RNA sequence: GCGGAUGUAGCUCACCUGGUAGAGCGCCACCUUCCCAAGGUGGAAGUAGCGAGUUCGAGUCUCGUUAUCCGCU
Numbered sequence: 001g002c003g004g005a006u007g008u009a010g011c012u013c014a015c016c017u018g019g020u021a022g023a024g025c026g027c028c029a030c031c032u033u034c035c036c037a038a039g040g041u042g043g044a045a046g047u048a049g050c051g052a053g054u055u056c057g058a059g060u061c062u063c064g065u066u067a068u069c070c071g072c073u
Base pairs, nucleotide, nucleotide: 001072002071003070004069005068006067007066010025011024012023013022019056027043028042029041030040031039049065050064051063052062053061
């Protein structure tokens, strides 16, 4: 320098015909218990690396850019 993959909640990951963004773990509150653990109920938390474009509508398509990983010269 070239090619490919990945980047979504604190963490690990879903969300593949474009139609109002979810799960598990963790966190907070309450219930249960003499206490702890376990269990139950509820809640907070992201606008999807960043920017632009297409579209009535984009995490999803296109372009640019950036970080990490892999391969090639």

Predicted 3D model of a 73-nucleotide RNA (transfer RNA) from an uncultured Clostridia bacterium.
The prediction has a mean pLDDT of 81.
Rfam family: tRNA. Rfam links the family to the GO term triplet codon-amino acid adaptor activity.
It was read from a public genome assembly.